The part of an RNA shown here (small-subunit ribosomal RNA, 3' minor domain) has 147 nucleotides and comes from bacterium HR33. It matches the Rfam family "Bacterial small subunit ribosomal RNA". The coordinates come from a structure-prediction model, not an experiment, and the mean pLDDT is 83.

Context: one part of a larger RNA
C1' cells in the first nucleotide's frame, strides 16, 4: 500500500499465566486442654544414717538419705482456628498467536448520528425503552469573533 480502508464481538484451535471450587497434602508461629521424663526448689519423712551434741552404755539429739507429696517443666497427644504453599472434578474470564467462522456494531450523515447512565432483551458484535450530552453531518436563520 489512503473506503478493494480501517475495524468489533460470539465461536473454534493452540500456547501462558490467573480468579472460585467440594476437598485433599505439607509446612510455618501461636492458643486451649490432656498428660507428664529427668532435674532444680518446697512439704513431708512412721524407714535409713560412721563422723557434730549429749550420755560410761543402751539410747537420744542435730544434719543427712531413701521414699512419698506438690510447684515449675522437655518430649508426647487431642480440638478448633490462623497463615504460607502443593494439588483438585468441576467452572469463570484475561493475555498473546500471517493468512480458520458468523455476521457488520463503531470510525464518512458507517448508511437507523454517536456517546454516557440506566432498565429490559439478543448467537454475536449488538437492540430496544427512559434521561442526558455535542466530542453530530446537511439546510435555512439569529447572535458573536477573525480577516
Nucleotide at each position: 500500500c489512503a473506503c478493494c480502508g480501517c475495524c468489533c464481538g460470539u465461536c473454534a484451535c493452540g500456547c501462558c499465566a490467573u480468579g472460585g471450587g467440594a476437598g485433599c497434602u505439607g509446612g510455618g508461629g501461636g492458643g486451649a486442654c490432656c498428660c507428664g521424663a529427668a532435674g532444680c526448689c518446697g512439704g513431708u519423712g512412721u524407714g535409713c544414717u560412721a563422723a557434730c551434741c549429749c550420755g560410761c552404755a543402751a539410747g537420744g539429739g542435730a544434719g543427712g538419705c531413701a521414699g512419698c507429696c506438690g510447684u515449675c517443666u522437655a518430649a508426647g497427644g487431642u480440638c478448633a482456628a490462623c497463615u504460607c504453599a502443593g494439588u483438585g472434578a468441576c467452572u469463570g474470564g484475561g493475555g498473546c498467536g500471517a493468512a480458520g467462522u458468523c455476521g457488520u456494531a463503531a470510525c464518512a450523515a458507517g448508511g437507523u448520528a454517536g456517546c454516557c447512565g440506566u432498565a429490559g432483551g439478543g448467537g454475536a458484535a449488538c437492540c430496544u425503552g427512559c434521561g442526558g450530552c455535542u466530542g453530530g453531518a446537511u439546510c435555512a436563520c439569529c447572535u458573536c469573533c477573525u480577516u